[in-house]
Molecule: Lysine riboswitch aptamer
Organism: uncultured Dysosmobacter sp.
RNA sequence: GAUAGAGGCGCGGUUCUCAUCAGUACCCGUCCGCCAGGCCAGACAGCUGCGGACGGAGAAAGGGGGCGCCGCCGAAGGGAGUGGAGGUGUCUGCCGCCGCUUGCCUGGGCCGUCGGGGAAUACCCGCCGGACUGUCACUCUGGUGAAGCGCUAUC
Numbered sequence: 001g002a003u004a005g006a007g008g009c010g011c012g013g014u015u016c017u018c019a020u021c022a023g024u025a026c027c028c029g030u031c032c033g034c035c036a037g038g039c040c041a042g043a044c045a046g047c048u049g050c051g052g053a054c055g056g057a058g059a060a061a062g063g064g065g066g067c068g069c070c071g072c073c074g075a076a077g078g079g080a081g082u083g084g085a086g087g088u089g090u091c092u093g094c095c096g097c098c099g100c101u102u103g104c105c106u107g108g109g110c111c112g113u114c115g116g117g118g119a120a121u122a123c124c125c126g127c128c129g130g131a132c133u134g135u136c137a138c139u140c141u142g143g144u145g146a147a148g149c150g151c152u153a154u155c
Stems, first nucleotide, its partner, number of pairs: 001155005008073001010072005016066003027056008037048003040093006076106003079102006086095002107133002110130003114126004135146004
């Protein structure tokens, strides 16, 4: 240098299906309130009624579980930069989505406080803490430390 492997509730993607979303949004009817409010925030503009109670009818997407299939073990996730379209138009902000770049951070899964996303108790992401676990080094054989740019095997 090349090839092949290992860590286990291992990582990610995807078809189908199921529940949730939700008796919610939208729409229709009756009544009541507001008269300057409403459209993520602000300015300018544009558009427009807005809110509530009761009744009728009544979704979907994202996110999630399951079976299967696919790609894998920096799997992958995050940060930063950058591009695209979006939330009524322009500017600024904020938020979510998709792509590209980047050895900047993280060995891995689990539990917990807090924060962010989310309709959410789900789930995802992040800081911190906890024990567990795999690898290598050191070791006073009690343990200690380090990081995947690692470790093991073969050529």